[in-house]
Context: one part of a larger RNA
RNA sequence: ACCUACGAGUUACUUUUGUUGGCAAGGUUAAGUGGCUAAGUCACGGAGCCGAAGGGAAACCGAGUCUGAACAGGGCGUUAUAGUCAGCAGGAGUAGACGCGAAACCAAGUGAUCUACCCUUGAGCAGGUUGAAGGUUGGGUAACACCAACUGGAGGACCGAACCGGUAAAUGUUGAAAAAUUUUCGGAUGACUUGAGGGUAGGGGUGAAAGGCUAAUCAAACUUGGAGAUAGCUCGUACUCCCCGAAAUGCAUUUAGGUGCAGCCUCGGUUGAUUUUUUAUGUCAGGUAGAGCGACUGAUUGGAUGCGAGGGCUUCGCCGCCUAUCAAGUCCAGACAAACUCCGAAUGGGCAUAAAAUAAAACCGGGAGUGAGGGCGCGGGUGCUAAGGUCCGUGUCCGAAAGGAGAAGAAUCCAGACCACCGGCUAAGGUCCCCAAAUAGAUACUAAGUUGCAUUAACGAAGUCUGGUUACAUGGACAGCUAGGAUGUUGGCUUGGAAGCAGCCAUUCAUUUAAAGAGUGCGUAACAGCUCACUAGUCGAGUGACCGGGCAUGGAUAAUAAUCGGGCAUAAGUAUCUUACCGAAGCUGUGGAAUCAUGCUAAGCAUGAUUGGUAGGGGAGCAUUCUAAACGCGUAGAAGGCAAACGAUAACGUUUACUGGAGCAUUUAGAAAAGCAAAUGUAGGU
Repeated sequence: ACCUACGAGUUACUUUUGUUGGCAAGGUUAAGUGGCUAAGUCACGGAGCCGAAGGGAAACCGAGUCUGAACAGGGCGUUAUAGUCAGCAGGAGUAGACGCGAAACCAAGUGAUCUACCCUUGAGCAGGUUGAAGGUUGGGUAACACCAACUGGAGGACCGAACCGGUAAAUGUUGAAAAAUUUUCGGAUGACUUGAGGGUAGGGGUGAAAGGCUAAUCAAACUUGGAGAUAGCUCGUACUCCCCGAAAUGCAUUUAGGUGCAGCCUCGGUUGAUUUUUUAUGUCAGGUAGAGCGACUGAUUGGAUGCGAGGGCUUCGCCGCCUAUCAAGUCCAGACAAACUCCGAAUGGGCAUAAAAUAAAACCGGGAGUGAGGGCGCGGGUGCUAAGGUCCGUGUCCGAAAGGAGAAGAAUCCAGACCACCGGCUAAGGUCCCCAAAUAGAUACUAAGUUGCAUUAACGAAGUCUGGUUACAUGGACAGCUAGGAUGUUGGCUUGGAAGCAGCCAUUCAUUUAAAGAGUGCGUAACAGCUCACUAGUCGAGUGACCGGGCAUGGAUAAUAAUCGGGCAUAAGUAUCUUACCGAAGCUGUGGAAUCAUGCUAAGCAUGAUUGGUAGGGGAGCAUUCUAAACGCGUAGAAGGCAAACGAUAACGUUUACUGGAGCAUUUAGAAAAGCAAAUGUAGGU
């Protein structure tokens, strides 16, 4: 992992609602007793319980009663009477209460054969080294001290086996081993190691202290019991079909992943037009968008004027003069606000009436689930007018929705799947090939593979198409070419120099001219030189400047190899228009099924509508085991097994062949240990 078997809403009592039945102003027995065909059943048994009357705290009174001084008023009742017992079904409560699951708590016991420490009594430590105290002899001293040699054999001394340990690495890691092996390493006469016997016990022991050890278990051992502890938590919860179908919100909560009430779903009953939508008319409330602010509260720019103040001057007592200062008020112009408003919509909302359409709606009762929501569009808050962010409102979809489009994708676009069909028409989106359908038509644009559906700016550019304004132009423009571009003068100043061209100055003037600046650039040390403005000639028709629009262009940068989905495409790109076609579970055609409503000639038929679905509510069935009755089958082969065929909307049923070898089916009722794919499910097998 697979297969097989087992595996989870049960039972008792109380209560509530529905339903079926009995009796009914009544209904009903419990314990117990008796009979019989005896796990049962029939009878007796009226204690008790519920109902038929309520009000009051109660005494008590009673269709009334309580309050009260009350014959008042008010509260609860009566006047509108149905209950009760039993069966079944749905809930609730009490019990383990759908199943499995803690970590823990408590009690009584069992453990020191592991290990910690202690007690008693034993045992062990190859070999080698060092050489303390003391002693002896000699020297030495007044005597000691002291010195030398020898002797001696101390030590938590040294080296190193056994023994005890466990430093480092490798191996091992479903191991040879639930802690080892190999190499290496520490202690090795000591606070050493070790045998045997004994002691200390669970909030206790023991601990040279690590929360260590206390039998592979320790921040409180193990065993059994309380015990099915508790688990607002996780997981699992078993056959089929049909009808309806949510919520992720409000309020509250030692509450926030739980729960209560309400909201939204479902089923039954009652009422009977009370519902909803749209349009029209009338009417009512409002302070948003916008706008405005000499209409408030605040905020606020520029200019003019300048009360007043500051500063400076002053002959500073007053006066006076000045100002790159501040500034009230007024005037002109401009302009802001969620917590400003003199104003003020649209849309939306309430009510009434009318019309059209729809088929709901309200109330009572049984059962729920939900109370983590999410994306997108629009109006906002928050944030960075960031987020697949967060918080509201409003709509929509996903959630609980399949199908087509979007290359691929929960929620974007189209569209809501009862079933079958090798029929048809369309939606979104598409029609060169992948790939169904136009290599369709018309007119433009683009040259960038721009583009061909994520997105890309400020700014820049004789890209190109187009619209407009304006200037010059056959009295010859613009561009090109030919020629000129001079003189006073090298203007003055400055300077080493400054001559059009380093810099400064300015009635930058005047002359000759067709025209020519006291000079537009390059250049020289300064000149020179080249050139421009300007002019003539040549040429012969448009040429400049500015403001818009379209499509292109640079700006353009992300981490493994790129790309429009790909191939590719100059249209198969972009814009506008047109006609065909393709394209879905949409619509339609043919056949069929179910549900609901209505009608009828009513076990059915006709017509109409409906039939996506999670949590969840309701309905109808299939299968298994057992019981009762009826009716059957079976050694001429039951159940079971295996395979095939047939039937049914499904659970499933029937038949036949083989196997098997003794019991079993069907119908009508009843009762359940009544259906497995999941629970890191349990057991067995492979």
Large-subunit ribosomal RNA, domain II from a Bacteroidia bacterium, 686 nucleotides, folded computationally. The source organism's lineage runs through Bacteria, Pseudomonadati, Bacteroidota and Bacteroidia. The coordinates come from a structure-prediction model, not an experiment, and the mean pLDDT is 84. Rfam family: Bacterial large subunit ribosomal RNA. RNAcentral holds the full RNA, with entries from ENA.